RNA sequence: AGUUGAUAAAGGCAAAAUCAUCGAAAGGUGAUGGCGCAAAGUUACCUGUCUAAAGGUUGUCAGCAAUGACCACCCAUGAUCGAGGAACCACCACA
Numbered sequence: 001a002g003u004u005g006a007u008a009a010a011g012g013c014a015a016a017a018u019c020a021u022c023g024a025a026a027g028g029u030g031a032u033g034g035c036g037c038a039a040a041g042u043u044a045c046c047u048g049u050c051u052a053a054a055g056g057u058u059g060u061c062a063g064c065a066a067u068g069a070c071c072a073c074c075c076a077u078g079a080u081c082g083a084g085g086a087a088c089c090a091c092c093a094c095a
Stems, first nucleotide, its partner, number of pairs: 004093002012037002017032006035082001041088003045085003048080003055074003059070004
């Protein structure tokens, strides 16, 4: 220095849930709280997954018409790193 991560040491992070708040939602942020995690540190680069506001399409209803309302479907520019891969940084040290 690298691999690896135990019958170590010092620490770190923080699931669900609750409250508040942002958001159309998914989800995020803060506090409480600890399920767990050797990268559960960082990055949306690739894949997967989640949501569908705006947009589009079919249908139905109302209307003289323009158009409006409702259901369904498509769709990420939104989200997820505690989903996987990849990149970068990193404490300790039995072996």
Molecule: c-di-GMP-I riboswitch aptamer
Organism: Pseudidiomarina halophila